[in-house]
RNA sequence: AGUCGUUCGGGCGACUAUAAACAGAACAAUAGGCCUGAAGCGUUGUGGGCAAUAGCCCACAGGAGUUU
Numbered sequence: 001a002g003u004c005g006u007u008c009g010g011g012c013g014a015c016u017a018u019a020a021a022c023a024g025a026a027c028a029a030u031a032g033g034c035c036u037g038a039a040g041c042g043u044u045g046u047g048g049g050c051a052a053u054a055g056c057c058c059a060c061a062g063g064a065g066u067u068u
Stems, first nucleotide, its partner, number of pairs: 001016005006039006025067003033041001043062008
């Protein structure tokens, strides 16, 4: 310098041509992805439609806890 940890800004961390990860304060836990503001991509619930094996689409709602 670049890439990555859903997206943008900030932080934290990892890697070096790859896009992953046992890293990302600690504990425990969750479907909930490192934290934070915004988003609502993934995801969860409800209702409806298609299909009738798996699954796909639309609308509305949700966005986990404690300590520092």

Model confidence (mean pLDDT): 78 of 100. The RNA shown here (Pistol ribozyme) has 68 nucleotides and comes from Paludibacter sp. It matches the Rfam family "Pistol ribozyme". On this family, see Weinberg et al., Nat Chem Biol 2015: "New classes of self-cleaving ribozymes revealed by comparative genomics analysis". Its family is annotated with catalytic activity in the Gene Ontology.